[in-house]
Context: one part of a larger RNA
RNA sequence: UGACGGGGGCCCGCACAAGCGGUGGAACAUGUGGUUUAAUUCGACGCAACGCGAAGAACCUUACCUGGAUUUGACAUCCCCGGACCACCUUGGAGACAAGGUUUUCUCUUCGGAGACCGGGUGACAGGUGCUGCAUGGCUGUCGUCAGCUCGUGUCGUGAGAUGUUGGGUUAAGUCCCGCAACGAGCGCAACCCUUGUCCUUAGUUGCUAUCAGGUAAAGCUGGGCACUCUGGGGAGACUGCCGGUGAUAAGCCGGAGGAAGGUGGGGGUGACGUCAAGUCCUCAUGGCCUUUAUGUCCAGGGCUACACACGUGUUACAAUGGGCGUGACAAAGAGCAGCGAAACGGUGACGUUGAGCGAAUCUCAAAAAAACGCUCUCAGUUCGGAUUGUAGUCUGCAACUCGACUGCAUGAAGUUGGAAUCGCUAGUAAUCGCGGAUCAGCACGCCGCGGUGAAUACGUUCCCGGGCCUUGUACA
Repeated sequence: UGACGGGGGCCCGCACAAGCGGUGGAACAUGUGGUUUAAUUCGACGCAACGCGAAGAACCUUACCUGGAUUUGACAUCCCCGGACCACCUUGGAGACAAGGUUUUCUCUUCGGAGACCGGGUGACAGGUGCUGCAUGGCUGUCGUCAGCUCGUGUCGUGAGAUGUUGGGUUAAGUCCCGCAACGAGCGCAACCCUUGUCCUUAGUUGCUAUCAGGUAAAGCUGGGCACUCUGGGGAGACUGCCGGUGAUAAGCCGGAGGAAGGUGGGGGUGACGUCAAGUCCUCAUGGCCUUUAUGUCCAGGGCUACACACGUGUUACAAUGGGCGUGACAAAGAGCAGCGAAACGGUGACGUUGAGCGAAUCUCAAAAAAACGCUCUCAGUUCGGAUUGUAGUCUGCAACUCGACUGCAUGAAGUUGGAAUCGCUAGUAAUCGCGGAUCAGCACGCCGCGGUGAAUACGUUCCCGGGCCUUGUACA
């Protein structure tokens, strides 16, 4: 100087407390461990691994296993020889591939040749998701959006170092004020950026429809209009600016006015010096090592989907604040051409037939759901719950056996609110309800977004956890 303390002081955080809803019990989904296996590819392991890499394993993917092939190679550059290539057919085969056949005269040219492509050959080399993240770059997590981390000059100290950065107040903040052997400065904080909340202005189609006219079963449907909504540009607005109190006459704090909004208005982006030899050599790049008729490459089938069990994360429930049936309520944000697919018709349905319109403020996906109103069920393993299984189908796709999703009928398991323990959340939040998107042929209870309905509680900081500053002790560095 740090680090640590079941030392002290001050302060903060859904850290506790006060509340609301969960997990832990059930079934299923999913990840992991373990076990099994020819293989169940690999990585990730307290917080910060475990619905994680994977925004989508039937083949492919795929790295694993079994078997069949291949050796200048699936891919790149150079050299030599030959030729257009491609495509199609036959045979063998699981296919890769092998054998045979048909067809075919690339482009430029100084006619010497050159170039692209294909086949054969030689070796230089290619290749490796092989090892090392403890050789690395890059990227990322984490402490933590915590308020800290440093430097120049000066001063003090023999020196390591100190000072500044401590102190008195204050703040979300090393934020600001005052004081001070310090004076300044940098990286962080804040502001600048995006979005949302109010108003003005501008523009008015594909959006809107108040007034006028037409028109309909109804409808911005049509003419007209751009008021309003909305969309998208440009501005205004919030700054402790004003008033009162308090404070050291300061910084600030408390209350008030006005205002759509008040003291950082809400949300996001933005992550200092560093820590964890944290994670990643399987995104990519890369040193070294290893491999080179194989640890490379191609192919078929299988596996990654196994199942006594254990754990994590979720979904659905256990019901009446509910289940079922009926009835023209009300969103936002998105996506769409190898696409979204209306209307009509067929089917109980998944879906099918046909195909209007739309590269979309125009058309489509699209029905929002919970809510509301009416009827029914009356506390039961039930008209709760839907697992499991049987059967018949639909769709995607060469192909749903291993191993897809969905539909109809039948079946109707566990489960009556969950031990010890443990998690999230402070407001348009929790809870609850549906909608969309990426990936994607198909496959979502996951993920990322969107809106609808919409709470309770916070006395307080003694205690648990984490963190910041000052101080103290130390046999630690």

RNAcentral holds the full RNA, with entries from SILVA. A computed fold for a 477-nucleotide part of an RNA from a metagenome, annotated as small-subunit ribosomal RNA, 3' major domain.